[in-house]
This is a predicted structure of a 1461-nucleotide RNA (small-subunit ribosomal RNA) from an uncultured Verrucomicrobiota bacterium.
RNAcentral holds the sequence, with entries from Greengenes.
The prediction has a mean pLDDT of 84.
Rfam family: Bacterial small subunit ribosomal RNA. Its family is annotated with structural constituent of ribosome and ribosome in the Gene Ontology.
RNA sequence: CGCUGGCGGCGUGCUAACACAUGCAAGUCGAACGGAUCGUCUUAUGAAGGCAACGGAUUAUGACGGUUAGUGGCGAACGGGUGAGUAACACGUAGGUAAUCUACCUUUUUGACGGGAACAACUCCGCGAAAGCGGGGCUAAUGCCCGAUAAGACCACGCCCAGGGAUGGGUGCGGCCAAAGGCGGGGUGGCAACAUCUCGCGCUGAAAGAUGAGCCUGCGUCCUAUCAGCUAGUUGGUGAGGUAAAAGCUCACCAAGGCUAAGACGGGUAGCCGGCCUGAGAGGGUGAACGGCCACACUGGGACUGAGACACUGCCCAGACUCCUACGGGAGGCUGCAGUCGAGGAUCUUUUGCAAUGCCCGAAAGGGUGACAAUGCGACGCCGCGUGUGUGAUGAAGGUCUUCGGAUCGUAAAACACUGUCGGCCGGGAGGAAUCUCUGGAGGCUUAAUAAGCUUGCAGGGUGACAGUACCGGCAGAGGAAGCCACGGCUAACUCCGUGCCAGCAGCCGCGGUAAUACGGAGGUGGCAAGCGUUACUCGGAUUGAUUGGGUGUAAAGGGCGUGUAGGCGGUGCGUUAAGUCGAGUGUGAAAUCCCUUGGCUCAACCAAGGAACUGCAUUCGAAACUGACGUGCUUGAGUGAUGGAGAGGAAAGCGGAAUUCCCGGUGUAACAGUGAAAUGUGUAGAUAUCGGGAGGAACACCAGUGGCGAAGGCGGCUUUCUGGACAUCUACUGACGCUGAAACGCGAGAGCUAGGGGAGCAAACAGGAUUAGAUACCCUGGUAGUCCUAGCCGUAAACGAUGUGCACUAGGUGUCGGGCCCUCUGGGCUCGGUACCGCAGUUAACACUUUAAGUGCACCACCUGGGGAGUACGGUCGCAAGACUGAAACUCAAAGGAAUUGACGGGGACCCGCACAAGCGGUGGAGCAUGUGGUUUAAUACGACGCUACGCGUGGAACCUUACCAGGACUUGACAUGCAUUUGAAAGCCUAUCGAAAGAUAGGGCCUGUCCUAAAGACACAAUUGCACAGGUGUUGCAUGGCUGUCGUCAGCUCGUGUCGUGAGAUGUUGGGUUAAGUCCCGCAACGAGCGCAACCCCUGUUGUUAGUUGCUACUCCCGCAAGGGAGGCACUCUAGCAAGACUGCCAGUGUUUAACUGGAGGAAGGUGGGGACGACGUCAAGUCAGUACGGCCCUUAUGUCCUGGGCUACACACGUGCUACAAUCCCGGCUACAAAGAGCAGCGAUACCGUAAGGUGGAGCAAAUCUCAAAAAAGCCGGGCCAGUUCAGAUCGAGGGCUGCAAUUCGCCCUCGUGAAGCCGGAAUCGCUAGUAAUCGCGUAUCAGACACGGCGCGAUGAAUACGCUCCCGGGUCUUGUACACACCGCCCGUCAAGCCACCCGAGUUGACUGCACCCGAAACCGUUUCUCCUAACCCGGCAAGGGAUGGAGGCGUCUAAG
Repeated sequence: CGCUGGCGGCGUGCUAACACAUGCAAGUCGAACGGAUCGUCUUAUGAAGGCAACGGAUUAUGACGGUUAGUGGCGAACGGGUGAGUAACACGUAGGUAAUCUACCUUUUUGACGGGAACAACUCCGCGAAAGCGGGGCUAAUGCCCGAUAAGACCACGCCCAGGGAUGGGUGCGGCCAAAGGCGGGGUGGCAACAUCUCGCGCUGAAAGAUGAGCCUGCGUCCUAUCAGCUAGUUGGUGAGGUAAAAGCUCACCAAGGCUAAGACGGGUAGCCGGCCUGAGAGGGUGAACGGCCACACUGGGACUGAGACACUGCCCAGACUCCUACGGGAGGCUGCAGUCGAGGAUCUUUUGCAAUGCCCGAAAGGGUGACAAUGCGACGCCGCGUGUGUGAUGAAGGUCUUCGGAUCGUAAAACACUGUCGGCCGGGAGGAAUCUCUGGAGGCUUAAUAAGCUUGCAGGGUGACAGUACCGGCAGAGGAAGCCACGGCUAACUCCGUGCCAGCAGCCGCGGUAAUACGGAGGUGGCAAGCGUUACUCGGAUUGAUUGGGUGUAAAGGGCGUGUAGGCGGUGCGUUAAGUCGAGUGUGAAAUCCCUUGGCUCAACCAAGGAACUGCAUUCGAAACUGACGUGCUUGAGUGAUGGAGAGGAAAGCGGAAUUCCCGGUGUAACAGUGAAAUGUGUAGAUAUCGGGAGGAACACCAGUGGCGAAGGCGGCUUUCUGGACAUCUACUGACGCUGAAACGCGAGAGCUAGGGGAGCAAACAGGAUUAGAUACCCUGGUAGUCCUAGCCGUAAACGAUGUGCACUAGGUGUCGGGCCCUCUGGGCUCGGUACCGCAGUUAACACUUUAAGUGCACCACCUGGGGAGUACGGUCGCAAGACUGAAACUCAAAGGAAUUGACGGGGACCCGCACAAGCGGUGGAGCAUGUGGUUUAAUACGACGCUACGCGUGGAACCUUACCAGGACUUGACAUGCAUUUGAAAGCCUAUCGAAAGAUAGGGCCUGUCCUAAAGACACAAUUGCACAGGUGUUGCAUGGCUGUCGUCAGCUCGUGUCGUGAGAUGUUGGGUUAAGUCCCGCAACGAGCGCAACCCCUGUUGUUAGUUGCUACUCCCGCAAGGGAGGCACUCUAGCAAGACUGCCAGUGUUUAACUGGAGGAAGGUGGGGACGACGUCAAGUCAGUACGGCCCUUAUGUCCUGGGCUACACACGUGCUACAAUCCCGGCUACAAAGAGCAGCGAUACCGUAAGGUGGAGCAAAUCUCAAAAAAGCCGGGCCAGUUCAGAUCGAGGGCUGCAAUUCGCCCUCGUGAAGCCGGAAUCGCUAGUAAUCGCGUAUCAGACACGGCGCGAUGAAUACGCUCCCGGGUCUUGUACACACCGCCCGUCAAGCCACCCGAGUUGACUGCACCCGAAACCGUUUCUCCUAACCCGGCAAGGGAUGGAGGCGUCUAAG
């Protein structure tokens, strides 16, 4: 803040230190004082009035009791508020004060004597609007002043004691300093006034206490170094002043100090603490309420008074603001309590009372007190209580969901029986109150006293704001009292509807694009509950700043390397010390809080008592192991010395040869050079090539090596000079001399810069030539800085081992470099120092590291803390510049990153396969036609399928139907199913008429009958009418689904169990060596086995046997016939179709590992899977199909359903796919003539025969079929013709005439005949199929089907090739390996500019505000000083009195200083 809200208790409640109306918040004392005033009384007076009695006004005196402005005393410095300022002795803690003060209070002690002068009030006068002020006059005191007294204090001067001294204590003399009375009681005297004594109160000096305060010190107390130097009263001294008091606190003089990396100075922020919140703790955050301290009081400055202030409701000045005003001048200060405006997301009553507690005054009564006690308001917090309890299943109604059966809300409700908290009403009613005070009475003190006073018990009376409250009793009645949030995971809690990346949600991940447990609503559920949720902030989790308790090879992070200052750390023996350390004691660590134990409110919150604790600080005593300090030793750390060898270690000088280029000369001729290919370039003016000579610069082949040296950068021809370091051996010397290392200093590749040289080659820039879409590149030809030298800058690198330095410890093996030692010496062993590889333990997130650690430890330094912004900006330092070093923030993202894993991918690698290429044969792409698709058109041209894997696909057959599309006409429980109800019936049904295209609508008619039951009634069956449930939908979603299918792919793969390895993802197995068509098999192996796939098992086919012979066959026999043929035998053959056999690398040889297997061979019909088929692993493509069927959700319901007629799906500038037919002579035409297989057939196939040119017709034998029919096979073969042409090729198109099917061939069928005779002469880029009975060519059959647009599909046989060197390339696939920033997986990912808008930051001519430094001007009030200037001046002094003078004080002036300006 949102929604909601019953009661009570205890707490708690302004951001603008913005401005404030109004009221209140500090007074009191009459027993300090003089007055004023009121009342009562006394005495006196005695007015008005009254005839009088009387009456009593007025005035005066006195007494008593009130009120009180003023003088005076005390208080007002407390209490209350706030946190602006302050980074400080402000606070905390522990100390010091021998450097101090302290009113009231307590104790002890002393004193209080004698005088005096004023000023308020009051009165008179004056000024002013007011606030107020001035002048004259009178007066009191516990106001003021003078004098006396003076123990002690103080001052001056001495003395003594203690002490190192500062100083302290004691003492002597001298000086100096005090006071106040009042009231009450009693006594005495007195007529009284009054005096005096006494008690209590007050006053004075002194000493002490208590309390409070001042000052000083140690330690602690935020961020910033992009603030590194700061400081003149600054640091100290001497002297003086000043203060209650030390001190540069102030001043004069002198000295030049003081602080700082352990952070001075500057900037920012902030009141501090006890505590509070959090945390296991260590810590982190915080400083509300309560308590302690500090600071402030409109802002700034200042003092006065006082015991105490530089003073919240005091004073002066300045400023801002507000108010009043007569314009001259005045008044004010809520950061007191309430309250108001304002600001803000936000915080209360202009309440009651002094009853209690406390404070001030008072002798007291008492007064005052917005302190306080209470009350009110706010769910702001904590705590408590309630909103009912029990029984109650037709599990009511209703809601929600539903698989429609039910489930759930739910014992929940109702109903019945109860209770009575809180609230309501009625009644009763505390405690807070006594230690105060009054009265009575008793004791004690004082006193002469039984008086008064004080004091201690007792009895009684009085005093309550809250409040008739708490509490108690009674009455009625379940009556008046539940919400909020959530429900995808984290996180407890699920469904429906709506919505449809919209509306919205969201703390993070993320939800929402039509089935949302995440949006909104509902039901249900979960949580909490008079609250709930949200927001903000803090700690936790976060070991994510790591003391406890982290890291730096690759995740962020080792400085480029060294020398070395401060610092940190430091071998060994002995002794001393006691700083650290440890122990014991003491003091302190306020109270409250926290904790424990009790107790009080009915409990609790809350409150009280006691205890513990407060982990700290200080101090005393003790211990002496360790660290430190001091002293003295030691030799192992470190260093020195001697001897020796190794080395591209560094600097300088000199020398050398090869090569490149150039120059000169000779020979010589046409090219050279360069590239993928070229061109620019060079060359006939003689190049290149070759020979000889010369010049010059730079670099040093071979040796050469995970070889050497150096701190790193780095170092390579040879010689000389100078020079650093390391190593080995000897063990002589020093005696811890060490390690590390902020700051600092030095070195530091390359490029670059400055100056001067040098310049052969190479070569940024630049030029030209190529490449390319372009090519500011890669390639080529040239070429300048530069590269080289000298001197000086720069100071950076993937300056890398991406690994800081040093020391110690922790298995080894192998190689190599430099030394030493030993042995049996071409070699081996031991050892020290380097260097490289492998590797155990150990470490590591893994990779990896492993005596050269990234292992185990110690010491020190440097660095890191999500990515981007950014190593950028600003500031500073350095540099000639380039730039370097130091080094942020805003803003933005939810990641960025490391290592490894599995995949996928690669114009990475290895191996292998496939009609993948190659080798061949034939096609497509060109033509015409057929067919499908796109597009277009249309009323409609229905829908689906779209790379391979859509396109002769779903459709295996659209004239109607099909049909889903369009137009029109109709129907509405419907064309179809089930149930209920209704009415009817003549069972269903039939007939007629009219309209109509039909569907249908309307009207009429007659007929006669169902079953059961005796008839009726009724029931059943059926039909119709009406109505209700419902039907129906080729409407939508294939991305909600089942099922089925395509594809990778018949590719050889995909997995599992157990074991093992790995932190894990995962790996192993499945990798490897062979082999195969194959993850096929063999061998090996931390794997051993297994499953799904492969293969085999199944079907067809190829050989043989056997069985069986009709419808098949016919060798043989017989019969009939001229023959063909038929019949009867027969089952040998063919064939049919059952069962068997056969093939298994079985045999031989070679190769291979003795294997698996391969090669060749024998035999065999067939040979290495014989050929073909069926069979398709885990999965991929959200692949295809809601229009085959099924099915969830959604949608339509007189229509998106149903029926009918007609049309459309057959359109046609065009484009594509698949085919057919061709372009011809390997052909076409005519004639003759062979040889198949597999199928189909009763609404069927249909023979012979006849008719027709033919399609076909007539007719109907035979056949439900090894019997009959379709049925003729065709190509081939033989004969004849055509002779290369748009033809005797090709057949489109068109005309005419026919045939068939069918209700119907117009849109829109097929066929035949005659005629017509288009394109087309072999097809661009490109592209497809096929490895053998295959391609190619030829025909036959069939499903669908009335017919058929079939040239399609599915089958069948006939004829029957060519080629494969091979795996470089294209495509696809498999295995291993490698890289990866890809995982939607390369059709991936991803970089930069630009355009438009927006955001943040930097710069920016400048501008503005705040704060601040330095210099200067002016300068209020005030304190102090001065006053030899001016004025005024009671007390004291002088003066006989006085005048007057003095002293003193004051005002003004002046000066120092200073706020504001």